[in-house]
A computed fold for a 74-nucleotide RNA from a Methanobacteriota archaeon, annotated as transfer RNA. The organism belongs to Methanobacteriota, within Archaea. The sequence is in RNAcentral, with records from ENA. Its Rfam family is "tRNA". The family's RNA type in Rfam is transfer RNA.
RNA sequence: GCCCCUGUAGUCUAGUCCGGAUAGAAUGGGAGGUUGCGGACCUCCUGGCCCGGGUUCAAAUCCCGGCAGGGGCA
Numbered sequence: 001g002c003c004c005c006u007g008u009a010g011u012c013u014a015g016u017c018c019g020g021a022u023a024g025a026a027u028g029g030g031a032g033g034u035u036g037c038g039g040a041c042c043u044c045c046u047g048g049c050c051c052g053g054g055u056u057c058a059a060a061u062c063c064c065g066g067c068a069g070g071g072g073c074a
Base pairs, nucleotide, nucleotide: 001073002072003071004070005069006068007067010027011026013024020057028046029045030044031043032042033041050066051065052064053063054062
C1' cells in the first nucleotide's frame, strides 16, 4: 500500500442480508416491596446504534468518505 471482517446501554448481545413506525433481552447501577439482617425473588427507574455526509415519505439497516480494533497478501 491492497483486500476482508467487526463497531449498538457501564458490560455482553439480538436486530443489519431483504429500510417501516416505541431499538429489545440479559447483566450492572438506583429506589421500593419482602426478610430479624442479608441473599434470592417481585415492581419501577436508569442508559445505546463509532463519526460525517448522501439516497428516501422513512436509515442501526442501503451508498460514499473517515476513525478504531482484528485478520490476510505484499